[in-house]
RNA sequence: GCGGGCAUGGCGGAACUGGUAGACGCGCAAGACUAAGGAUCUUGUGACCGCUUAGGUCGUGGAAGUUCGAGUCUUCUUGCCCGCA
Repeated sequence: GCGGGCAUGGCGGAACUGGUAGACGCGCAAGACUAAGGAUCUUGUGACCGCUUAGGUCGUGGAAGUUCGAGUCUUCUUGCCCGCA
């Protein structure tokens, strides 16, 4: 230099043919149980604004494009991995 693959909440990891992003698990928080803990069970858990309620905005490595609609398609780009030279 050329070709291919991967990047998604705090972590792992789903998302079908473009149609509610984050299922599920771990972790964490609160509660139940206990003398207290562990285990188990229940509920909650992306970010920001907000009277912290209602509600709104944003969010899939980054930037643009196509589309009514993009994690998914296209272009450029960053990082990592594999192969060729």